Predicted 3D model of an 85-nucleotide RNA (c-di-GMP-I riboswitch aptamer) from a Halobacteroidaceae bacterium. Of the family's consensus pairs, 95% are formed in the model.
[in-house]
RNA sequence: UUCCGAUAAGGGCUAACUCUUUUGAAAAAAAGAGGGCGCAAAACCCGAACCUAAGGCCAAAGGCUAAGGUUGUCGGGAUACCGAA
Numbered sequence: 001u002u003c004c005g006a007u008a009a010g011g012g013c014u015a016a017c018u019c020u021u022u023u024g025a026a027a028a029a030a031a032g033a034g035g036g037c038g039c040a041a042a043a044c045c046c047g048a049a050c051c052u053a054a055g056g057c058c059a060a061a062g063g064c065u066a067a068g069g070u071u072g073u074c075g076g077g078a079u080a081c082c083g084a085a
Base pairs, nucleotide, nucleotide: 004083005082012039013038017034018033019032020031021030022029023028037072044077045076046075047074048073049070050069051068055065056064057063058062
């Protein structure tokens, strides 16, 4: 230095759910306070996949479509704390 990842140490993040406020057509999201299933990249960027369909298009019913979204779905990229085996 790389791989790797302890019932190590110090920190970090945090699902479901609850409360308050707010945003949105919807999906859902944001801020604060609890809560703790979990995470060694559950930090960042890109892509895929997925959700919704206001507007738009085609329409008989209805369908298609992201410029709206995904906190912890998957893949890739370049990085980062600690250091037992």